RNA sequence: ACGGUUUACGCAGGAGAGUCGGGCAUCGCGCCCGCGCCGACCGAGCAACGCCCCGGAAUCUCUCAGGCACAGGUACUGCCCGAACCGA
Numbered sequence: 001a002c003g004g005u006u007u008a009c010g011c012a013g014g015a016g017a018g019u020c021g022g023g024c025a026u027c028g029c030g031c032c033c034g035c036g037c038c039g040a041c042c043g044a045g046c047a048a049c050g051c052c053c054c055g056g057a058a059u060c061u062c063u064c065a066g067g068c069a070c071a072g073g074u075a076c077u078g079c080c081c082g083a084a085c086c087g088a
Stems, first nucleotide, its partner, number of pairs: 002087006010079004018035001020034005036068003043062003049055002
C1' cells in the first nucleotide's frame, strides 16, 4: 500500500402522528389533566439455527421512555476523513 469488519467528527438527504377537549397563565412561547394517535433516537420481545438452564436479527412486533402546528432531532443512505481489530 490492499481487502474485510466495527466505529468517531463534519457536510448533505431524511419521515410519521390531534396546533383535539378542558383548566391555568401569557404580548407570545408555554404548563397540567383527559381521551385519541405515531415510531425511523433509547428500550423490550421473538424465528430459523446452535454449544439447547441458555444464546440468537430486523425497517417485524410492543410502545417503557420519547414524540404528534412550525422548528429542531431521529433510524437509515451518500460523501469526506481519521481510529481500532483481523487477514494476507
This is a predicted structure of an 88-nucleotide RNA (Glycine riboswitch aptamer) from Mesobacterium pallidum. Its mean pLDDT, the model's own confidence on a scale to 100, is 80. It matches the Rfam family "Glycine riboswitch aptamer". Rfam's curators write: This family represents the bacterial glycine riboswitch. Lineage of the source: Bacteria > Pseudomonadota > Rhodobacterales > Roseobacteraceae > Mesobacterium. The sequence was found by an Rfam model in a public genome assembly.